[in-house]
Order: sequence, then structure tokens, then C1' cells
RNA sequence: GCCGGUGUAGCUCAGCGGUAGAGCAUUCGAUUUGUAAUCGAAUGGUCGUCGGUUCAAUCCCGACCACCGGCUCCA
Repeated sequence: GCCGGUGUAGCUCAGCGGUAGAGCAUUCGAUUUGUAAUCGAAUGGUCGUCGGUUCAAUCCCGACCACCGGCUCCA
């Protein structure tokens, strides 16, 4: 330098055009003499950034950024 993949809640991931979800964690409550476990509820996201397409974009297209992998390495 070229090619590909991944960026979504504090963490691990789902969702791949129709106003974003699960598990864990956190907080509160129930249960217990108490703790753990279990059960219920709540909180938590401008979906990496900037543009484009569309009535509508996490999803499609382009550029860029970060990380991972492969190829190349001429002068």
C1' cells in the first nucleotide's frame, strides 16, 4: 500500500428498512432470624463519526476513525 471482518446499555451479545431488546451487573422490593440463592420491579443507549438514498436508516451507499485478520513489500 491492497483486501476482508467487527464497532448497539457498565460488560457479553441479538436485532439487518417501520419509532432498540436479552442475559449479566447496579438500585429498590419480596422471601429468610440474618446472609447467599431465588422471585418481582426500576434505572441505563443521539446504535463509532460525518454525509447520501428513502415517506422512514442500527439496517442500504460513500468517506473517515478505532480494533482484529490476511496479502504485498517495488524503488